[in-house]
The RNA shown here (Bacterial RNase P class A) has 346 nucleotides and comes from Acidithiobacillus sp. YTS05.
Taxonomically the source falls in Acidithiobacillus (Bacteria, Pseudomonadota, Acidithiobacillales, Acidithiobacillaceae).

RNA sequence: GGAGUGAGUCAGACGACCGCCGCGGAGCGAUCCGGGGAGGAAAGUCCGGGCUCCACAGGGCAGGACGCCGGCUAACGGCCGGGAGGCGUGAGCCUACGGAAAGUGCCACAGAAAAUACACCGCCAAAGCGUGUAAACGCCGGUAAGGGUGAAAAGGUGCGGUAAGAGCGCACCGCGCUCCCGGUAACGGGAGUGGCAGGGUAAACCCCGUCCGGAGCAAGACCAAAUAGGCGCACCAAGCUGUGGCCCGCAGCGUGCGCGGGUAGGUUGCUGGAGCCGGCUCGUAAGGGCCGGCCUAGAGGAAUGGUCGUCCACGACAGAACCCGGCUUACCGACUCACUCCACUU
Numbered sequence: 001g002g003a004g005u006g007a008g009u010c011a012g013a014c015g016a017c018c019g020c021c022g023c024g025g026a027g028c029g030a031u032c033c034g035g036g037g038a039g040g041a042a043a044g045u046c047c048g049g050g051c052u053c054c055a056c057a058g059g060g061c062a063g064g065a066c067g068c069c070g071g072c073u074a075a076c077g078g079c080c081g082g083g084a085g086g087c088g089u090g091a092g093c094c095u096a097c098g099g100a101a102a103g104u105g106c107c108a109c110a111g112a113a114a115a116u117a118c119a120c121c122g123c124c125a126a127a128g129c130g131u132g133u134a135a136a137c138g139c140c141g142g143u144a145a146g147g148g149u150g151a152a153a154a155g156g157u158g159c160g161g162u163a164a165g166a167g168c169g170c171a172c173c174g175c176g177c178u179c180c181c182g183g184u185a186a187c188g189g190g191a192g193u194g195g196c197a198g199g200g201u202a203a204a205c206c207c208c209g210u211c212c213g214g215a216g217c218a219a220g221a222c223c224a225a226a227u228a229g230g231c232g233c234a235c236c237a238a239g240c241u242g243u244g245g246c247c248c249g250c251a252g253c254g255u256g257c258g259c260g261g262g263u264a265g266g267u268u269g270c271u272g273g274a275g276c277c278g279g280c281u282c283g284u285a286a287g288g289g290c291c292g293g294c295c296u297a298g299a300g301g302a303a304u305g306g307u308c309g310u311c312c313a314c315g316a317c318a319g320a321a322c323c324c325g326g327c328u329u330a331c332c333g334a335c336u337c338a339c340u341c342c343a344c345u346u
Base pairs, nucleotide, nucleotide: 001342002341003340004339005338006337007336008335009334010333012311013310014309015308016307017306018305020037021036023034024033025032026031039317043328044327046326047325048324049323050322051216052215053214054213063212064211065210066209067208068082069081070080071079072078083097084095085094086093087092098207099206103205104204105201106200107199120147121146122143123142124141128139129138130137131136155173156172157171158170159169160168174196175194176193177192178191179190180189181188182187220268221267222266223265230259231258232257233256234255235254239253240252241251242250243249275294276293277292278291279290280289281288282287312315
């Protein structure tokens, strides 16, 4: 200098003026003063939790999610650390990474055969039978080494062995089992042993293990008109109706008072919280603990905008609606730290 890897930060800056939405103060009021006002993703609403209401003795079925080991956390399908496998020269990156010896299904094309190995081209002809003097040929057979098909063909390489072959025998590698050592564990290392189980697929059904009650701030709570209706108490003074032949009486309508539900409307939930910043401390880390400081949007048709000036590298994706932890997706560009590889110089 070039090419990269990992972890992060910022998201035009400053000033003036006019607006918009909350808050505090002053004033009888008009109004004035002070101060605050989107994001790293506010997004998708994909996970998890808080909060609220409903349901609920306990357990199961169904359904869903997850799935190497250990840890963190309120919790998670998240994160951290580790193991194994894969990729990269490397820094480093990626992984739905339980079970195919419970059962079922599927495996296109090609191929003899896709799973009870039933052999296409081949190889052999030792033993047995036949022909032949013999060589040899045929039959009965043997074989899976070689060729060929395929994504995949019943371990791989080599030596021995054989008629030809074959874990048939042996060595090494692989695999299963047993034991020992290291590690909390996943797992790793070693020794012995068995010639060797037996294709793949579980992001096919399924099996095993773990977790999960439902709905969501339009949750929910409070105050509460008008009108209509309900319940309770009191009164029958006037009026009507019933009872009765008539009067009194009684009952109802009615009148008065009270109560409660609920609609409109209003208030609340609502932003002080698993909060932010700094320091110390424990931990490899995620994270935990202690101390100090700070208050940092809260609407309800829904605010966060506009104009001007100066400057630059000329400004991306995008706009809160109960809150928080994650994941994923979108994003002009600028910068910081650590590390790797290549080339060159000293």
The sequence was found by an Rfam model in a public genome assembly.